[in-house]
The prediction has a mean pLDDT of 81. The RNA shown here (transfer RNA) has 74 nucleotides and comes from uncultured Christensenella sp. Its Rfam family is "tRNA". Rfam links the family to the GO term triplet codon-amino acid adaptor activity. NCBI's taxonomy places the organism under Bacteria, Bacillati, Clostridia, Christensenellaceae, Christensenella.
RNA sequence: GGCGGCAUAGCUCAGCUGGCUAGAGCAUCCGGUUCAUACCCGGCAGGUCAUUGGUUCAAAUCCGAUUGCCGCUA
Numbered sequence: 001g002g003c004g005g006c007a008u009a010g011c012u013c014a015g016c017u018g019g020c021u022a023g024a025g026c027a028u029c030c031g032g033u034u035c036a037u038a039c040c041c042g043g044c045a046g047g048u049c050a051u052u053g054g055u056u057c058a059a060a061u062c063c064g065a066u067u068g069c070c071g072c073u074a
Base pairs, nucleotide, nucleotide: 001073002072003071004070005069006068007067010026011025012024013023019057029043030042031041032040050066051065052064053063054062
């Protein structure tokens, strides 16, 4: 240089056959339980879906560009 993959909550990820309000587990926080802590149970909060432009009535999802990371190859 060429080709391909990934980027979604603090962390690990699902969702990518376009359609209701973007979800799960763990962690944090609050409550229950306990003499107390842990375990366990319940609940809240937390997201410009990497950035930007386009297609569409409608985009996390499709298309282009950019950025970062990973791999293959000369």